[in-house]
Molecule: transfer RNA
Organism: Candidatus Micrarchaeota archaeon
RNA sequence: GGCCAGGUAGCACAGCAGGUAGUGUGCCCGACUGUUAACAGCCCGCCGGGCUGGCACAGAUCGGGAGGUCGUAGGUUCGAGUCCUACCCUGGCCG
Numbered sequence: 001g002g003c004c005a006g007g008u009a010g011c012a013c014a015g016c017a018g019g020u021a022g023u024g025u026g027c028c029c030g031a032c033u034g035u036u037a038a039c040a041g042c043c044c045g046c047c048g049g050g051c052u053g054g055c056a057c058a059g060a061u062c063g064g065g066a067g068g069u070c071g072u073a074g075g076u077u078c079g080a081g082u083c084c085u086a087c088c089c090u091g092g093c094c095g
Stems, first nucleotide, its partner, number of pairs: 001094007010025004019078001027065005032059004039053006071087005
């Protein structure tokens, strides 16, 4: 230098007959379950203990939510993640 593949949410990826941009995970909120500090209320006649509420943590659980200039810039089109051109980045092959 030429060719091929890839670049889509924090991360991993799907979406390629051009017609609403998605899944998993992570993140935020809530629920549920388990464990649980101080404290409060109630109960067991006292010691001591129980129940409920409650801070926090956890989860092969459930529900809801936020998060994207679809590598960049142009072009085609009523309409582009998707087609065309150039360029950038990553990987591979060839010289």